[in-house]
Context: one part of a larger RNA
C1' cells in the first nucleotide's frame, strides 16, 4: 500500500422485512448432463452455462456418420495451349460423375492479335469450422449505471509511499457547501441526444368532421375549429413563499402548475478484476494435413432414452367451462408480396380475382371485458396428454422428422416436501404484431387493453460503497 476477517463505526441495493403472483408435484415443450450410437458435429459449465451461440437442423444449412467419387482442385493470382461464349440431346449411375452426339461461330482490331469466358497441362500454389481463447487483435460477459479511478505542481517521509481523495453536513451521485499543506486538472457522475407526459405556432392528404347540405356508410360537396399526423418553438429552475439548517450546501412543507425537485423510460458502462466467453462471425502469430484433416455427391445422424437438473406452456376449474349476442386497441408488416368482396367446405383450407410499392388497399373479426343461457363440486359439460382414422397446406420430397383441421379416444393432475424466484406501478392477466422462415414458435423482440397488495422498520441473510482496527497473507 493492498487483501482478507463467524472485528468496530456510518450508508446503499426487491437485500431481508411487509405483501402479490410463481418454480419445485403433473402432462407437454425445450435446453443441458448422463447413457446409447457408425454419427448422436462443435462450444458454453456457479452467480456470469443450460428456450445460450442457433432471429426456424425434412434436403440444403452441415462443421458429424457410412457409402461412391475428385486431386492445381468448389474458389484466387500468375504461365503455356486449344477453343467464342452458350444452348440441346442419348447411354449409363443413388447422385456427384463417366462415355459421347449436335447445334452454334460472337465483340475489338493497325489482321501480328486482343478483352471477356470455357477445357487442358506443368508448376508456384490454393483449401483446412483442424489445434493452442493459457500467444492474439476484435468483440461480449461480470463485479455495475457500482461511485468511483487517476494525474501536474507543491508539501511531508531515509524509503515504499502519504497528502489531495481524509474531516464536519448534504446527495441517486468524489453531488454541492464548509473546513483543511494542499492548489489545480482529468476519466468516470451530472447535463447536452432519443421517447413519452402539457401547450402555442406552421401545414391539411390517403388523416379529422362543430357548423350547413347530403348518405346504409365522412359517402359527396364544403371546412381545417377538433383529433392526428410532423416540423419549429415554449414549458421546471428548488424559480417563488413558509420552517429548519451554521448567515453554507441542502432537506420538509405549500402555492401556482399538464408535469416538482433525476417528471417516467431508453441509449450511455470510468482504472480495472476473473490468464472470464469467443482461432465455429471475422482477423491473425505458431503447430498440424496436402491424392487429404482439402473438394463433390446419396443416404443417415444432429430429433435416440432406464434416468438427472435448467426455463416455460397448459392445468388442476364456479373470479370457471360451454353456447349465443354485443364494445373498444396499440405497435408492425406487405410486389418472388399482403390479399377484399362473393361462392364451395363442419373444418384446416379451396376458388375467385378487386384494391394495393399503401395515414388510402390488405393482414385485421383484437382478446380478456359486458349481456343472458346451462352446468352444481364430480376426476366432472374441469383438464387436455395419448393413440386411431380421414383430410388440408408448403415443398423435388412431409418414412426415419413438418404445421395444421375434421371424427373418435380421453392419461397424469384435485394447487404440490425440504428448498426456491421474481415484482415496489405496470407486476399479475389478457390477446395482437414482427424478425427468422417455401412450410414450421409454449421462445426472441415489440406492442396495446383491463389492473391490485405492500414497505413499520434495517436486528438479521446476500452483495456493494467509505472510513477505521487487527494479521504467521502478497
Nucleotide at each position: 500500500u493492498g487483501a482478507c476477517g463467524g472485528g468496530g463505526a456510518c450508508c446503499c441495493g426487491c437485500a431481508c422485512a411487509a405483501g402479490c403472483g410463481g418454480u419445485g408435484g403433473a402432462u407437454g415443450a425445450u435446453g443441458u448432463g448422463g447413457a446409447u450410437u457408425a454419427a448422436u458435429u462443435c462450444g458454453a459449465u456457479g452467480c456470469a452455462a443450460c428456450g445460450c451461440g442457433a432471429a426456424a437442423a425434412a434436403c440444403c444449412u452441415u462443421a458429424c456418420c457410412u457409402a461412391c467419387c475428385c486431386u492445381u482442385g468448389a474458389c484466387a493470382u500468375g504461365c503455356c495451349a486449344g477453343g467464342a461464349a452458350u444452348c440441346u440431346u442419348g447411354c449409363u449411375g443413388a447422385g456427384a460423375g463417366g462415355c459421347g452426339a449436335g447445334a452454334g461461330u460472337g465483340c475489338c482490331u493497325u489482321c501480328g492479335g486482343g478483352a471477356g469466358c470455357c477445357u487442358g497441362g506443368a508448376c508456384a500454389c490454393a483449401g483446412g469450422u483442424g489445434c493452442u481463447g493459457c500467444a492474439u487483435g476484435g468483440c461480449u460477459g461480470u463485479c455495475g449505471u457500482c461511485a468511483g479511478c487517476u494525474c501536474g505542481u507543491g508539501u511531508c517521509g531515509u524509503g515504499a509511499g502519504a497528502u489531495g481523495u481524509u474531516g464536519g453536513g448534504u446527495u441517486a451521485a468524489g453531488u454541492c457547501c464548509c473546513g483543511c499543506a494542499a492548489c489545480g486538472a482529468g476519466c468516470g457522475c451530472a447535463a447536452c441526444c432519443c421517447u413519452u407526459g402539457u401547450c402555442a405556432c406552421u401545414a391539411g392528404u390517403u388523416g379529422c368532421c362543430a357548423u350547413c347540405a347530403u348518405u346504409u356508410g365522412g359517402u359527396u360537396g364544403g371546412g381545417c375549429a377538433c383529433u392526428c399526423u410532423a416540423g419549429u418553438g415554449a414549458g421546471a429552475c428548488u424559480g417563488c413563499c413558509g420552517g429548519u439548517g451554521a448567515c453554507a450546501a441542502a432537506c420538509c412543507g405549500g402555492a401556482g402548475g399538464a408535469a416538482g425537485g433525476u417528471g417516467g423510460g431508453g441509449a450511455u458502462g470510468a482504472c480495472g478484476u476473473c490468464a472470464a466467453g469467443u482461432c465455429c462471425u471475422c482477423a491473425u502469430g505458431g503447430c498440424c494435413c496436402u491424392u487429404a484433416u482439402g473438394g463433390g455427391u446419396a443416404g443417415g445422424g444432429c430429433u435416440u432414452c432406464a434416468c438427472a437438473c435448467g426455463u416455460c406452456a397448459u392445468a388442476c376449474a364456479a373470479u370457471g367451462g360451454u353456447c349465443g349476442g354485443u364494445a373498444c386497441a396499440g405497435a408492425g408488416g406487405g410486389u418472388u408480396g399482403c390479399c377484399a368482396a362473393g361462392c364451395c367446405g363442419c373444418g384446416a383450407g379451396g376458388u375467385g380475382g378487386a384494391g394495393c410499392c399503401a395515414a388510402u388497399c390488405c393482414c385485421u373479426u383484437a382478446a380478456a371485458g359486458c349481456c343472458g343461457a346451462u352446468c352444481g363440486u364430480a376426476g366432472u359439460c374441469c383438464g387436455g396428454a395419448u393413440c386411431g382414422u380421414a383430410g388440408u397446406c408448403u415443398g423435388c420430397a412431409a418414412c426415419u422428422c413438418g404445421a395444421c383441421u375434421a371424427c373418435g379416444u380421453g392419461a397424469a393432475g384435485u394447487c404440490g416436501g425440504a428448498a426456491u424466484c421474481g415484482c415496489u406501478u405496470g407486476u399479475a392477466u389478457u390477446g395482437c404484431a414482427g424478425a427468422u422462415c417455401a412450410g414450421c414458435a409454449u421462445g426472441c423482440u415489440g406492442u396495446g387493453g383491463u389492473u391490485a397488495a405492500u414497505a413499520c422498520g434495517u436486528u438479521c441473510c446476500c452483495g456493494g460503497g467509505u472510513c477505521u482496527u487487527g494479521u504467521a497473507c502478497a
A computed fold for a 474-nucleotide part of an RNA from an uncultured bacterium, annotated as small-subunit ribosomal RNA, 3' major domain.